[in-house]
About this RNA: Predicted 3D model of a 152-nucleotide RNA (c-di-AMP riboswitch aptamer (ydaO/yuaA leader)) from a Syntrophomonadaceae bacterium. Model confidence (mean pLDDT): 79 of 100. NCBI's taxonomy places the organism under Bacteria, Bacillati, Bacillota, Clostridia, Syntrophomonadaceae.

RNA sequence: CAUUCUCAUCAGCCGAAUUUCUUCUAUCUUUAAUGAGAUGCAGGGGAGCGGGGGAACCGUUUUUGGGGGUGAGUUCCCGGUCUGUGCCGGGAUAGGGCGGCCCUUUAGCCCGAAUCCGUCAGCUAACCUCGUAGGCUAUGAGGGGGAGUAAU
Numbered sequence: 001c002a003u004u005c006u007c008a009u010c011a012g013c014c015g016a017a018u019u020u021c022u023u024c025u026a027u028c029u030u031u032a033a034u035g036a037g038a039u040g041c042a043g044g045g046g047a048g049c050g051g052g053g054g055a056a057c058c059g060u061u062u063u064u065g066g067g068g069g070u071g072a073g074u075u076c077c078c079g080g081u082c083u084g085u086g087c088c089g090g091g092a093u094a095g096g097g098c099g100g101c102c103c104u105u106u107a108g109c110c111c112g113a114a115u116c117c118g119u120c121a122g123c124u125a126a127c128c129u130c131g132u133a134g135g136c137u138a139u140g141a142g143g144g145g146g147a148g149u150a151a152u
Stems, first nucleotide, its partner, number of pairs: 011137004018047006025040006048132006058122001066120001067117004075092007095111004101145006
């Protein structure tokens, strides 16, 4: 000096999954003391964001060959396994994401799952109701616009 790996901070990404109030409790700080403050776990609310159910009108009448929801995650081909509509592997694909100060274009890089309801749900005002998780990492270039720097 370069490369790789790990950790931390900052920053950033997928996603609706953020923010705030309050109660209890643990730790710490503070007070002579009563108390007060900070952080964390757990519980209960609000706001924001996201989903489901649910009239008229309209639409559909195709309902065991079940049907439907969340989600970008659908479809096809080959091979294997198998009771099998399933599962595994490979190759594609509808579609989806990143491309790092911001917008846009692009090189390039990825995903293309999983799961829930339980015989049942089109749309749908009022209304009812649910969720607010989890998982990750280092980025090139053109144009435009900014920030910063003594200057580049």